[in-house]
Large-subunit ribosomal RNA, half A from Neptunitalea lumnitzerae, 1602 nucleotides, folded computationally. The organism belongs to Neptunitalea, within Bacteria. The prediction has a mean pLDDT of 81.
Context: one part of a larger RNA
RNA sequence: GGCGUAUGGGGGAUGCCUAGGCUCUCAGAGGCGAAGAAGGACGUGAUAAGCUGCGAAAAGCUUUGGGGAGUGGCACAUACACUAUGAUCCGGAGAUAUCCGAAUGGGGCAACCCACUAUAUUGAAGAUAUAGUAUCCGCAAGGAGGCAAACCCGCUGAACUGAAACAUCUAAGUAGGCGGAGGAGAAGAAAACAAGAGUGAUUCCGUAAGUAGUGGCGAGCGAACGCGGAACAGCCCAAACCGAUGUUGUUACGGCAAUAUCGGGGUAGUAGGACUGCGACAUUUGAUGCUUAACGAAUAAGAAUUGUUUGGAAAGACAAACCAUAGAAGGUGAUAGUCCUGUAUUGGUAAGUUAAGUUAUUGAUAGCAGUAUCCUGAGUAGCGCGGGGCACGUGAAACCCUGUGUGAAUCUGGCGGGACCAUCCGCUAAGGCUAAAUACUCCUGAGAGACCGAUAGUGAACUAGUACCGUGAGGGAAAGGUGAAAAGAACCCUGAAUAAGGGAGUGAAAUAGAACCUGAAACCAUACGCUUACAAGCGGUCGGAGCCCAUUCGUUGGGUGACGGCGUGCCUUUUGCAUAAUGAGCCUACGAGUUACUUUUACUAGCAAGGUUAAGGGCUUCAGGUCCGGAGCCGUAGCGAAAGCGAGUCUGAAUAGGGCGCUAUAGUUAGUAGUAGUAGACGCGAAACCGUGUGAUCUACCCAUGGGCAGGUUGAAGCUGUGGUAACACUCAGUGGAGGACCGAACCCGUUGACGUUGAAAAGUCUUGGGAUGACCUGUGGGUAGGGGUGAAAGGCCAAUCAAACUCGGAAAUAGCUCGUACUCCCCGAAAUGCAUUUAGGUGCAGCGUUGAUAUAGUUUUAUAGAGGUAGAGCUACUGAUUGGAUGCGGGGGCUUCACCGCCUACCAAUUCCUGACAAACUCCGAAUGCUAUAAAAUGUUUAUCAGCAGUGAGGGCAUGGGUGCUAAGGUCCAUGUCCGAGAGGGAAAGAACCCAGACCAUCAGCUAAGGUCCCCAAAUGUAUGCUAAGUUGAAAAAACGCGGUUUGAUUGCUCAGACAGCUAGGAUGUUGGCUUGGAAGCAGCCAUUCAUUUAAAGAGUGCGUAACAGCUCACUAGUCGAGCGAUCGAGCAUGGAUAAUAAUCGGGCAUAAGCAUACUACCGAAGCUAUGGACGAAAGUGGUAGGGGAGCAUUCUAACGGCGUAGAAGGUGAACUGUGAGGUUUGCUGGAGCUUUUAGAAAAGAAAAUGUAGGCAUAAGUAACGAUAAUGCGGGCGAGAAACCCGCACGCCGAAAAACCAAGGUUUCCUCAGCUAUGCUAAUCAGCUGAGGGUUAGUCAGGGCCUAACGCGAACCCGAAGGGGGUAGUGGAUGGACAACAGGUUAAUAUUCCUGUACCUGCAUAUAAAUAAAAGUGACGUAGGCGUAUACUGGGUGCGUGCUGACGGAAGCGCACGUUGAAGGAACUGGAAGGUUCCGAAAGUACACUAAGGCUACGGCUGCGGUGAUAAUCCCGGGAAGCGACUACCAAGAAAAGCGAUAUAUGCAGCCUGUACCGUAAACCGACACAGGUGGUUGGGAUGAGUAUUCUAAGGCGCUC
Repeated sequence: GGCGUAUGGGGGAUGCCUAGGCUCUCAGAGGCGAAGAAGGACGUGAUAAGCUGCGAAAAGCUUUGGGGAGUGGCACAUACACUAUGAUCCGGAGAUAUCCGAAUGGGGCAACCCACUAUAUUGAAGAUAUAGUAUCCGCAAGGAGGCAAACCCGCUGAACUGAAACAUCUAAGUAGGCGGAGGAGAAGAAAACAAGAGUGAUUCCGUAAGUAGUGGCGAGCGAACGCGGAACAGCCCAAACCGAUGUUGUUACGGCAAUAUCGGGGUAGUAGGACUGCGACAUUUGAUGCUUAACGAAUAAGAAUUGUUUGGAAAGACAAACCAUAGAAGGUGAUAGUCCUGUAUUGGUAAGUUAAGUUAUUGAUAGCAGUAUCCUGAGUAGCGCGGGGCACGUGAAACCCUGUGUGAAUCUGGCGGGACCAUCCGCUAAGGCUAAAUACUCCUGAGAGACCGAUAGUGAACUAGUACCGUGAGGGAAAGGUGAAAAGAACCCUGAAUAAGGGAGUGAAAUAGAACCUGAAACCAUACGCUUACAAGCGGUCGGAGCCCAUUCGUUGGGUGACGGCGUGCCUUUUGCAUAAUGAGCCUACGAGUUACUUUUACUAGCAAGGUUAAGGGCUUCAGGUCCGGAGCCGUAGCGAAAGCGAGUCUGAAUAGGGCGCUAUAGUUAGUAGUAGUAGACGCGAAACCGUGUGAUCUACCCAUGGGCAGGUUGAAGCUGUGGUAACACUCAGUGGAGGACCGAACCCGUUGACGUUGAAAAGUCUUGGGAUGACCUGUGGGUAGGGGUGAAAGGCCAAUCAAACUCGGAAAUAGCUCGUACUCCCCGAAAUGCAUUUAGGUGCAGCGUUGAUAUAGUUUUAUAGAGGUAGAGCUACUGAUUGGAUGCGGGGGCUUCACCGCCUACCAAUUCCUGACAAACUCCGAAUGCUAUAAAAUGUUUAUCAGCAGUGAGGGCAUGGGUGCUAAGGUCCAUGUCCGAGAGGGAAAGAACCCAGACCAUCAGCUAAGGUCCCCAAAUGUAUGCUAAGUUGAAAAAACGCGGUUUGAUUGCUCAGACAGCUAGGAUGUUGGCUUGGAAGCAGCCAUUCAUUUAAAGAGUGCGUAACAGCUCACUAGUCGAGCGAUCGAGCAUGGAUAAUAAUCGGGCAUAAGCAUACUACCGAAGCUAUGGACGAAAGUGGUAGGGGAGCAUUCUAACGGCGUAGAAGGUGAACUGUGAGGUUUGCUGGAGCUUUUAGAAAAGAAAAUGUAGGCAUAAGUAACGAUAAUGCGGGCGAGAAACCCGCACGCCGAAAAACCAAGGUUUCCUCAGCUAUGCUAAUCAGCUGAGGGUUAGUCAGGGCCUAACGCGAACCCGAAGGGGGUAGUGGAUGGACAACAGGUUAAUAUUCCUGUACCUGCAUAUAAAUAAAAGUGACGUAGGCGUAUACUGGGUGCGUGCUGACGGAAGCGCACGUUGAAGGAACUGGAAGGUUCCGAAAGUACACUAAGGCUACGGCUGCGGUGAUAAUCCCGGGAAGCGACUACCAAGAAAAGCGAUAUAUGCAGCCUGUACCGUAAACCGACACAGGUGGUUGGGAUGAGUAUUCUAAGGCGCUC
């Protein structure tokens, strides 16, 4: 270290619970608000941070009703109170109700600031109190405004998407925006439908009907009539006519007419009304009042049980009772009808509501006849053009609406009935009102659930729209449980300790101890048993020694496991994955085919030529039902385009023929299951598109108003002068101070290199660099907004986001794409092909699978009969191609000729003949196989049809036949077969498809296949005969060609007349043949009758050799020897040819093989076959991916009947048993209150994977790091503890900053005390941390009460579907204008604010004096430059004052250090201005001395709160900003308004609101941090130096938290 067991830690799953949700039902209510809402801010408690309540009358006040004992909310503590004189509490009605908010006196950055009018207090100003003061509509009375969930009406109005693209179309008049109303809204009493019959306003439900239609006639969209129901309700004006009043006109002064207002009258389509005549007071009904009744808040009464037993506790168990118009429910120490609250039932009332009655008051409402005249809705109806709405997309398009143009009729009128016309029918437009049936639920009450139970259910069970994030719109968590009761652990011990722990005690239990019920897993430990240091490993499985434990003692059980055999995870995706292809660190919880409607098929059930209801209604125990309801639907008859006819019909001239039907009839309604369609439709996943809003605190540009730029250099124009010119020009010198000039800090930028890259930093550091008076940089306040802005232009920037920001919504967009998709067993079991496809990784149809029903085929072999044109073959059989030869038509070339005729030809070459030979698109021929038919045999559903459901449509290897390619490919495309795919087992070392063989399970049984039998490794060191010498071969593959390697076969020659090889000898002569040659003699070369002679044999010569000869050889011959010797062609095995990169084709080995070949025998060898036993199946049989079918297990809930449980449920954790499996049963321990069998039903119903979601825990790892390398050391102190805290002494760092002061921003961080859990990158006694207490003082500082700029808002006015957009007067708005205080002292913490002293400003009153008044003007402005003036500040010197030093003591002197100062304001004098001088201020204050509270101490001393006291130059020489002032130059020509102008003196009174602590180049701001970054203005000493550069240093501050 591994395995096992035990005990813990950690963590918070599981179980149980519910205080909270979710979805509904019934009833109520359907608004609140200028009488100040919704929503907030701030307050309010004895102590009070949060929530709740309330409002300065503040967890409450008054009154009234209830109620009857305790009470002061959540919230449990202490104190103090209230209460039978009735509290707290619960209802009704009142009072109060700060500030903001429509917000309303004006303003504004919501919760703040500033006013005016009247009255009162008075006492002028000031102050206080009360009331009022917005806008719009309206004559007035009065009303409106804003908020709020859905529902309703109107205006406006997308896109994604679907159409497999897209434009008409769809999505959809949806989402969104806007306006308006109500408890509902809208619609509504026919210028309506219908069709030869009728209905009689509207709305809603069912049906008609997915019909008629519409539609790139695509996707889709989609009525109406009629019928059945719910609910029912009808009316009023305008006009005609009559009259009154006012005005106007006119008049004959009687009136008349016109016009306006009002009253009467009147309202219809069978037309009605006016008018004329007649007649009458009927009928119906509304509102208010009164009476009665009912309902109605808090609330009241309300039956019935005891004992024993277990237990901590009884409601359990047992036993015996009782009540019930009450056995709903909840609680009580476990499960209660009879313990408590309640429940059934019965009472009771205020406000108020409803019903009935009454008649009291008041209002509305009708007839008959006549028909001459009058009236009956005008820029209307209609029509043209352009649109929109109607189911209806312009269509044949009626009807409705209207932007524009035109434009009637008048009851003998007009409109409609789907173009239009006629007939007929219906109706009466151009005015208005109208309940119910219908829709919805922010809210209240009562209830319900086969809804959830803390990762669920609302986002939210808890201080949740909270914490937190974001500039903002907006986004948005986590987090429940002690116990019956706090009985919440007195006391003791360890410890520095209020940490933690151990005892003790409480309790039934403390392993229920507050981090608290149960308490799983990952993960981390401790103890014990076995095992492990020569060993190579998907860690298991099979066998198995030893050791340990138990034991019922047995062939027992458990733990461990030396050694051996075999063995490359899971998922996904693929032709194919151990793959080095995807996904997962581990564990736990959650996590994906659902639901509604419609269709179709199967099964089950009911009824059946029929079946069935829908909406709605009745009844009911209010829970499910049941009964009515026949509208409608399907079926019962078809055919036809239709009229139509009908067992037929259509076509047709037809009675013909043909098509579709009949003759043969089963449907329908439910339930369940499969599938499809419409819906998000199995889950997660885009990039995008569109709509409303939010953003210019970043950044881009612009506007307004402010600020900044050390120092040095150069030296333009102009001017002055010299020279010069007729005059200019020009030249030189000076002056001058220009410049997108030069160098270079601050400042701005970001060129180079390095570092950094889980950073110090989501862009920096160091170094180097660019600009640095300009097109410069920067502060504050504003403007421009998303197809938009802005852009010296990079597609840059618009809040760490830009080729179209962000937020929310349409929305679950769409995704032919990827990934994932969860329990078991049984049966069958594919495909990767054809056709088509904007199609190729998708889909449709067919093919192949499965299930059911029906039918009766199918397959194989043999035989026979056929069609055919492949393999082969052939070509003197065609077409085409073609080798060699013969012949040589014809042609070319040459010769000849005047020309013709001719001749020659080693040229080309037709036909023919001989010979050889080719073809997918040649065939005179022509198989095998396959195909068709018939017969027989075998097999037995393997076949076909119909119906339901699929998957597949990426294939791959091998063999054979081909195409293509190179007769390349593990290539590609076909065909036939096979296997893999989807197939395990054995062999081939290892290997998807090669060989063998198809796995239901078990067996330590047998036989075989391929392949093997020396060892690894099961089986022959088998038998017989050969071959190989190469380690060839076994054990991947190889050629042409070579080879006297070897074995063997065939043919042929020589040979005892002596072969072949060896040895001995010869190998001569003519002749040096001739020629050639310098020479050539066998042997440079040429010639040839290469001749002849001697010989056993010997070439006018086979080689070597010489200059040429010579010489040595060979052929040839003889002798010797004595038996075989050659040649050619084959076959076997070897051999060379033979070259690839780390070291290797298993290792040892192989000569009598363990190699090769032949033959034979035996054996081994698989999940094959057999044997035995078993499962399922009727049997055959039972490998299996996609897929189809069947049967089951488990989880949660429901119903019914039962059962278990404090003598211990669920859950957790072990053990044993059991089932093929999913699983089940029993039991020990834990746990402490619920659980469940069976039979049915219903599902949020099963996880290992989705870079899944949430939480927890590992790993890396005790590893990296601990954030500027300015630096620490020592002594002392406090303390349990000191590197870091405090004190001291040294040392170091900054010093144009790392010092000091403001603004912004932060918001208590400031000071004191106490503390150390967390925060601080370590420790901490310390702290910007925790807790408690304290702290910010203004007429003059800043802001408001003053002014205006950019810009905002905005009466009037203009524009616009609406919201709204502009905008005058005005009003707001600083970054600017205006405007009065200084010095010193003082606190732990504030000071121009308090105190002291000394000043100034404004208003009012009073007093005195003077002057009158209106407008000019002023305010009032650029940049650069030099000049003037002035001081702050500062260097040096002298003097003076004080102190220190003094080394034996004293004095002087020297030296050193410090100090030597003086405000605002006033007065006088002075300068052209700014300004200057003098005096007062000044009795102040500084240094110093003395004294001394207190503190510290090393006892030597040190320090010094407070108090007291005196004194020293207002000297000299230098440097010198800012400020202020006028001036000069230049061109780009440089705010507005208020204010001022516009009395003096004195006294008195008055002087409001807000800010003020602290940080502020930073640990407190912006950057997630105590972050090397960023952040505007002012002061900024000394030495060096031109300088704010650089280096050192003062004051001051630090040493950067390991």